[in-house]
Context: one part of a larger RNA
RNA sequence: AGCGCAUGGUGAAUGCCUUGGCACUAGGAGCCGAUGAAGGACGCGAUAAGCUGCGAUAAGCUUCGGGUAGGCGCAAAUAGCCAGUGAUCCGAAGAUUUCCAAAUGAGGAAACUCACAUAGUUAAAACUAUGUAUAUUACACUGAAUAAAUAGGUGUAUUAGGGUAAACCCAGGGAACUGAAACAUCUAAGUACCUGGAGGAAGAGAAAGAAAAAUCGAUUUCCUAAGUAGCGGCGAGCGAAAGGGAAAGAGCCCAAACCAGAGCCUAACGGCUUUGGGGUUGCGGACAAAUCAUUAAAGAUCGAGUAUAUCUUAAUUGAAGAGAGCUGGAAAGCUCCACCGUAGAAGGUAACAGUCCUGUAAGUAAAAAGAGAAGUCGAUUAGAUUUGAUCCAGAGUACCACGAGACACGUGAAACCUUGUGGGAAACAGGGAGGACCACCUCCCAAGGCUAAAUACUACCUAGUGACCGAUAGUGAAGAAGUACCGUGAGGGAAAGGUGAAAAGAACCCCGGAAGGGGAGUGAAAUAGAAUCUGAAACCGUGCGCUUACAAACAGUGGAAGCACUUUAAAGUGUGACCGCGUGCUUUUUGUAGAACGAGCCAGCGAGUUACGGUAUGUAGCAAGGUUAAGUACUUAAGGUACGGAGCCGAAGGGAAACCAAGUCUGAAUAGGGCGAUUUAGUUGCAUGCUGUAGACCCGAAACCGGGUGACCUAUCCAUGGACAGGUUGAAGCGGAAGUAAAAUUCCGUGGAGGACCGAACACGUUGAUGUUGAAAAAUCAUGUGAUGAGCUGUGGAUAGCGGAGAAAUUCCAAUCGAACCCGGAGAUAGCUGGUUCUCCUCGAAAUAGCUUUAGGGCUAGCGUCGGGUAAUUAAGUAGUGGAGGUAGAGCACUGAAUGGGCUAGGGGCUUACAAAAGUUACUGAACCCUAUCAAACUCCGAAUGCCAUAUACUUGUACCCCGGCAGUCAGACUACGAGUUAUAAGAUCCGUGGUCAAAAGGGAAACAGCCCAGACCAUCAGCUAAGGUCCCAAAGUGUAAGUUAAGUGGAAAAGGAUGUGGGAUUUCAUAGACAGCUAGGAUGUUGGCUCAGAAGCAGCCAUUCAUUCAAAGAGUGCGUAAUAGCUCACUAGUCGAGAGAUCCCGCGCCGAAGAUGUCCGGGGCUAAAACUUACCACCGAAGCUAUGGAUGUACACUAUGUGUACGUGGUAGAGGAGCUUCCUGUAUGGGCAGAAGUCAUACCGAAAGGAGUGGUGGACUGUACAGGAGUGAGUAUGCUGGCAUAAGUAGCGAGAAAAGAGUGAGAAUCUCUUUGGUCGAAAACCUAAGGUUUCCUGAGGAAGGCUCGUCCGCUCAGGGUUAGUCGGGACCUAAGCCGAGGCCGAAAGGCGUAGGUGAUGGACAAUCGGUUGAUAUUCCGAUACCACCAAUUUGCGUUUGACAAAUGGGGUGACGCAGUAGGAUAGGAUGUGCACACUGCUGGAAUAGUGUGUCUAAGCAUCAAGGGUGAUUGAACAGGCAAAUCCGUUCAAUCUUAAGCCUGAGGUGUUACAGGGAAAAGAGCUUGCUCUUAAGUAUCCGAUUCCACACUGCCAAGAAAAGCCUCUAUGGAGUAAUAUUGGUGCCCGUACCGCAAACCGACACAGGUAGGUGAGGAGAGAAUCCUAAGACCAGC
Repeated sequence: AGCGCAUGGUGAAUGCCUUGGCACUAGGAGCCGAUGAAGGACGCGAUAAGCUGCGAUAAGCUUCGGGUAGGCGCAAAUAGCCAGUGAUCCGAAGAUUUCCAAAUGAGGAAACUCACAUAGUUAAAACUAUGUAUAUUACACUGAAUAAAUAGGUGUAUUAGGGUAAACCCAGGGAACUGAAACAUCUAAGUACCUGGAGGAAGAGAAAGAAAAAUCGAUUUCCUAAGUAGCGGCGAGCGAAAGGGAAAGAGCCCAAACCAGAGCCUAACGGCUUUGGGGUUGCGGACAAAUCAUUAAAGAUCGAGUAUAUCUUAAUUGAAGAGAGCUGGAAAGCUCCACCGUAGAAGGUAACAGUCCUGUAAGUAAAAAGAGAAGUCGAUUAGAUUUGAUCCAGAGUACCACGAGACACGUGAAACCUUGUGGGAAACAGGGAGGACCACCUCCCAAGGCUAAAUACUACCUAGUGACCGAUAGUGAAGAAGUACCGUGAGGGAAAGGUGAAAAGAACCCCGGAAGGGGAGUGAAAUAGAAUCUGAAACCGUGCGCUUACAAACAGUGGAAGCACUUUAAAGUGUGACCGCGUGCUUUUUGUAGAACGAGCCAGCGAGUUACGGUAUGUAGCAAGGUUAAGUACUUAAGGUACGGAGCCGAAGGGAAACCAAGUCUGAAUAGGGCGAUUUAGUUGCAUGCUGUAGACCCGAAACCGGGUGACCUAUCCAUGGACAGGUUGAAGCGGAAGUAAAAUUCCGUGGAGGACCGAACACGUUGAUGUUGAAAAAUCAUGUGAUGAGCUGUGGAUAGCGGAGAAAUUCCAAUCGAACCCGGAGAUAGCUGGUUCUCCUCGAAAUAGCUUUAGGGCUAGCGUCGGGUAAUUAAGUAGUGGAGGUAGAGCACUGAAUGGGCUAGGGGCUUACAAAAGUUACUGAACCCUAUCAAACUCCGAAUGCCAUAUACUUGUACCCCGGCAGUCAGACUACGAGUUAUAAGAUCCGUGGUCAAAAGGGAAACAGCCCAGACCAUCAGCUAAGGUCCCAAAGUGUAAGUUAAGUGGAAAAGGAUGUGGGAUUUCAUAGACAGCUAGGAUGUUGGCUCAGAAGCAGCCAUUCAUUCAAAGAGUGCGUAAUAGCUCACUAGUCGAGAGAUCCCGCGCCGAAGAUGUCCGGGGCUAAAACUUACCACCGAAGCUAUGGAUGUACACUAUGUGUACGUGGUAGAGGAGCUUCCUGUAUGGGCAGAAGUCAUACCGAAAGGAGUGGUGGACUGUACAGGAGUGAGUAUGCUGGCAUAAGUAGCGAGAAAAGAGUGAGAAUCUCUUUGGUCGAAAACCUAAGGUUUCCUGAGGAAGGCUCGUCCGCUCAGGGUUAGUCGGGACCUAAGCCGAGGCCGAAAGGCGUAGGUGAUGGACAAUCGGUUGAUAUUCCGAUACCACCAAUUUGCGUUUGACAAAUGGGGUGACGCAGUAGGAUAGGAUGUGCACACUGCUGGAAUAGUGUGUCUAAGCAUCAAGGGUGAUUGAACAGGCAAAUCCGUUCAAUCUUAAGCCUGAGGUGUUACAGGGAAAAGAGCUUGCUCUUAAGUAUCCGAUUCCACACUGCCAAGAAAAGCCUCUAUGGAGUAAUAUUGGUGCCCGUACCGCAAACCGACACAGGUAGGUGAGGAGAGAAUCCUAAGACCAGC
C1' cells in the first nucleotide's frame, strides 16, 4: 500500500412529522379618501435590537355586552405592579391619533424650513388655539380700457383631486417575434402594452329587427346548428348567422302638434325665452264632431315606521368508564367486564381514546352596531271607439360621390353599420330594409333618452373539501422574506424546519488561559447534550485477518495452492502466490480503446404530459338502430340518480346541378360504359397506438417589438468659480539719427506681441521592459508630448436609445455599444447540437428511386413489423425446352485512324526549248494493288453468363398476392469481378454484379469493422471437423518419399548486370593431341610514305597495309620513350594427355537495395531444414456439427391448465408481446412499544426487473390480495442544488530598515516604554470641501475579521463625546436651469410658456487673542470688541408755516475680460561685537568675533500716510426718466483755480498690553507624569506667486444678474431722531472623527483616482534636483 471485517469522524440523504403553501366549493362582501386615505417616517416598554400592538392619553384610555381566575404580546429572566369593588381575554361603540404623503398657508433634497390673519397671553422676543391651496358650479358684493355692460377681483357655499384587486368591464391609441417551411397581401391580433373612465358588475336592450311561414317578437348567457355557409397570394389560415333546446324575464319616458301662465321685444300683427298641462305610436297623436264608460280590483313604481321577522358581529347547554388486570418511563395498546349515541367529524392528552380534555349532533342567546324581506299604510301610474288629404311625428339628418374602418366577408357583384371631405332630400298620397340594382310582395318607422335578472371576476371575511405538496417539494418566502445581499437607477433576489412526554438544558469535582474534554447527576434513552429525531453515500481515520519489495497492471474474469474464519448448513466465507484470456462507459458515426464528444466523486432534483378533435385496434352496452348536450328536479353530497331527443351518426345511391332513385349519369338510343344495389351493421362509452390544434419530450440562441430607467463614467453645450515654479526670444507701435523734393528705406533705442521657445505643477499617453490565476478587470518603472491656450479643472445644470453627443475612430452614452440597460410580448423561433431514467421474450431493416430554393430536411415508393383476408401448381430454386439480343472476343467488308513497298494522275526542281512540247529526278504524291496494324460513340462476324416464356420433371410449402394500424431508413464502408473519371495514382471518386461489416460474437490472418472459416438460447473437466496448423513459446509430426536453395533466400521491390547453381536443347574444336599452363621463336626491305623539332609497328594522315625469309611472325594487339630502346600480343614449334569452347531455354538463388526507439519470420531459433517444389499418412484446431440435461417461441396432435412431435431462439433503427417496482385511492384482511417505517449487515429464493428470512440500529407507524389513478424508475444533457475530494501543505502573504533592552502576560519578532539606526520633507507635514456616518474617547474582551502573530486594532461588548447673534447654510439676492396660476398647443397621457416661484459654483453680511477636556471649541471660560432689535434716561427737532419716515416707483452705485510693466507695502526669511538662558568633559589646538536655543502678540479705537480717481461749487430753465421729484439727464450763466476740495487706499505708529504667551535648563510639590515659579524681546539686510489693484498701459475675442447701499419724490403723518448713556434680547440646521486615505470611489486594511489653502533652511533661475527643520513615519510575516 491492496482487499475484507469491525469501529469512529465528517456530512446530510432517507424515513416519519407539519405550524406553511396549492387548487377549489358554499355563503358574505365588493371599495377607502379634504371628518385627510393607501403607504410610510419617527416615537411609545422598568430593562427593549427585531416583529406585533399603539400614538405625546402612545404593548394603551372610556362605555356597553360576554366571560371567570388569574394576568402584565412573540419571549425567557429579575424587579415592580393589576385582579371577586370581576382584572387579563372576546365582541360592539366612542375618545386620542406626532410628522410626511392627494398634502391643500409658502417653499422643499418626503417625514424639514419659513410665514400671515383672528382670538388669548406677553414690556419685547416668544407661546397656545383655529384658519389661510387650486379648479368646477352657484350666489352675493364689487368692477377696467368704455357710457351701459363685460372681462377681472373679493367673499361664502358646493363638488373634485389621490389610492387600489397585477382580477373582471367599456372606450381612445396600438406592436413585433412568429406562421406562411423564403416574403410583401394575409397571420400572430385588435393580442401584448400605454392611456382615460366606471361599477359591484360593466356593456347591450324594448325593432326604420330577423325572416320567407301569410312566421317570430327587447337585451344577455349556455348547448346546438358547425368547423357548416362563406372569406382567403382560394396559400397559410380565418370562420358566422337564422332556426332549435335552455337560463333569466320587464318594460317605460321625452321632442313636436295643441292649451294655459310669466318675462322681454314690437306702432301693431306677431316673435323670442321659459314654466305647467297634453302626448309617445306603424297606422299614432293633436284638433273638430259623435258614441260609450266611469273612480275602482289586480299589477307596477316611489315613499314611511327607531319598521318587524330573520341573519351577521361575542357566547352558552351539551350523553356515556378519573372501569379492572398485563406490558411499559408513560396506556389511549392487549385481555376481561360495562355504558352513551339526533353525538363513532376532528384535534389534544407521555404509544392507537365514542364514554379524559377541547369539541361534535341537537338546542339556546345580543346592551350595541350592521344587513334586511314578506306584509301594512300613503302617493303616483289609465278613459275607450268611430269619422275627417286640418296639424304634428327627432335635418346639415337620410341619401349620393370620393377616402377609410368595422361586419366571419382581404373591393369583390358587396348589401347592412360607422364617418373624414364635398354635395344634399321627403313629410304618411311619407320613409327604411329584405346581400349590387329594378319591379312586385313582405317586414319595420332612423336621425332623443332610461331600464333589474340570467353573465364575468375575487384583493378581502366566514365555513369546509382534496386518489394536491410535505422542507432541493409546496408560494420567492413553514424562522425579523420581498429580508440579507447586488445594482446610480428601473430592477434583481436567496439560504435557513424537527432535543425531550416534560428543561428535568447537566449542581458539584478534575485537566485547560479559553475552547473543549473526563467524572458525577437528570432522563425510558445522552451515540436524545443544545453544531441536539433517524443519521445513508462521497471523503478522512483507527484496530484486526489475508496479501504485497524482479514486478509491466481498463484492474476483471476462468482455474488455483496456502493462510485465517465458521454461516439463511451447503461440497461455505475472507484473502489470493501462480497460470490462461482480456484496449472503460455514453454519444455521434461508413468506422472509435480511440489522441473525436461528455462526465472530479457522492446524494437529491431532472425530459412523450394534459385538453379538445380525427383515425385504427381491443373491450362493454344496445342494435336497424345507437346516443344524449346545455339545463331542471331530488338526495344519504358523490368521478350520484332521474328527467331532458334540441342535436349528431347510421339505415341509398347517382349526377356539376335541376332531378331521379335500387338505380342513376353520359347519350338520339331501350346500346355500350362509369359509379352503385343485388352480397346490410351501426352507434355510444372506456382503454391503447398514431395524428391535428395548442409551448406539446426536455434544455439551448443571436435577434425583433412595447413600456420604462439611466449623462455620479464619458461626449458636447450652458452658468458660475479656480490653477498654470522659473528661464528665453524680442512682433506691431513709439522716440531719435541717417536719408529723400516728399516718401520709401536703413540704423540705434524703447516696447513687450505670440494657438512663440526650454522646462516643474497640471494635463496627456510616444517607445521599451515588467506585469498577464497582476499590487491594478489597463497599472508600475524608465523614456516621452503639451504646458497663456482650439488649453486644464471644481460645482450646479441641459441633451436619451427608430435617440443623444461626436476637431469623425463605428468613437462615447455607468468595467455593456454597427444601436445602452431593466421588465414585458415570451415557454419568440431553432429543417441545428446535446440529453431522454426498470426487465425479459418474438421478428427485424435502410443508407436506394422519383420530386423538392432540394442536397446533413421532407413526401411517395422500396425494404421491416403487427392484425385480417383470398387460395390458385400463387411464389422461389434446380434441370430441361423455346426465344429475343450485338457485349467479351475477333475482324477490317463499311466509317475513320494508320506502317512499308509497288504502280501512278497531279504538283515542285533540273536540262533542252520561240512556242507547243519533250526528257530527267535519292523531291512530294490522290486513287489503286500487296503487306503489317487500331477503334466507347466501326462491324462481314460473334460467345459465356444474364433476361423472358414454359399445361416438362423435381425441391420448399403460402414464402406470392390483397386490405388495414405503426414504423425506421434517404451520410454508408471495404473486398472480388466488370466499366467510367484520374496519371489503366490513391485507404480517391462514380456506376453495375456478389460478399462481409453496418446490426455479428467465435476460430485463423502476431495484433487488425469490411479478408479466410463459421452465424453465439443456457449448462457440461464429452466426441468429430473447417480455415489454419503440428521444434519451443503454444494444442498437434523434430512424419514418410524425391528433389531444389547456401542467399537466413525463405522473412519486402524494378530496369539493368553477372564464368552462382541444377536441368534441358543446339553447335564448334579434340589421341592426326584440343582448351589452359610452361619453354622457345615472334624476323627482313624499313625509321613504308607524308607530316613533324622529332614520328623509327604503336601523336596524326595516306595506302595497291606491299613484298621477302619462314614451322611461324601484322608496314603491327597493348605497355613504354622527347624520339629510339625495352616488355608483350596475334601467329608457330615443343612439353603435357582428355575433354574444351560458344549460343539458347527452364527451376532456385546473387547484385541493384540509404532513415530516423530495435526487426519487413510475432519471438526464440531453423540449413539432407523448423525454407521451397511434389506426393502421401496421422493428429491438433471454433460459441460449426454431434452427445446429455434444461429454458423458451411457433405450428400440429392428443389422454388437454399438461404431455409429445417438428422446426426454431446473433442483432442496431424499428414493430409486436409479457412482466417487476415506487407513491396515492377504494374494498377485503392483517402486523406493530413484547418494537412500524427507514438504515447497516447477510453465505436464501426467482430467467430478469426483483422478493423473503434473520440480526444490529431505530422509536411510531405500516403490509398483503384485487381493482383504480399517476409529478412512477437516472450515469452521462460543458445539466441544477448541496456536500466532499484533487492539485497541495503547493502558488501566494500586495512597493519601503531595522536592532537591542525593559515591561505586561498562560503565551511576545509583531502590544507598551526606552535607546540607537533609518525614511519623507511642494510631503509620507498641516488646514479644509465632497463623500463616509460613530470609524472619535474611556474601560473591558480575543471566538470570528486582521493575508503571519497578537496581550493589539478602524474588530467585539459597555459607557461617554459634537455647546455659536459674529464660522458655514437658512430666516437676504439673483445666473444657467427647473417648476409654473391664468394662457397656447396636443387622440389620451402630456408639451411649451407669462406673472410668479425656486435655484450657488457668484453678490451682500457683525470677533479677536489666550486658556481649558480623555474626547469640543473663532462655539465653553477669561479679557477686549462689534452688529441688529427692545425699553428707559438724556439731548435735539417738531405738531398743518409738517419734525420725521419713505416706496414693490425714478436715478446712481453695486458692476466685473485678458496679457504685460513699474512702484509702494507686508508675510516670511537671514545675519549679528544687540539682548536672555544654558554649555564649553576627554586627547591635540583655540579661550574668543566660541557653541546651542530663543528673541512673540490680534480684532477694535485713535492718528499718520505711499499712491490712485475726479475739475468742483452755486443759480436758472425743461422736450426725457410711463405718475411726481429738490434726484438723474440736457442746456445756459456765475465763482474757484491747475491745486485745493471730495472720494478711495495697502500699510506704518500709538493704544489695546502693569495683560497674555514665553526653553531643552534650574528649583519646588505631589497622585511619578503632571502641576507651580522664573528671561530677553532689538538692529540691519533680503524679500514674495500676497496686498494697494485689473490701479495703470496695451490688446481684441469687447468681457453676469439681482438684492444691498446712496439719493429723489409719490405717500404717510404726531411724535420723532441719535450725537450719548444704561439695561435687556438675539431663532433653526451643521460642528465628533477620516479626509492623497486602512475610515471616500475602486468587491479587499488594494502600488490606482480624489477640488481648494499653508508649504521653512543650504546649494540653485526655480514649487526642478540633492541634503535637512518643524512634523510625521519604519508600512501587519

The prediction has a mean pLDDT of 83. A computed fold for a 1677-nucleotide part of an RNA from Smithella sp., annotated as large-subunit ribosomal RNA, half A. The organism belongs to Smithella, within Bacteria. RNAcentral holds the full RNA, with entries from ENA.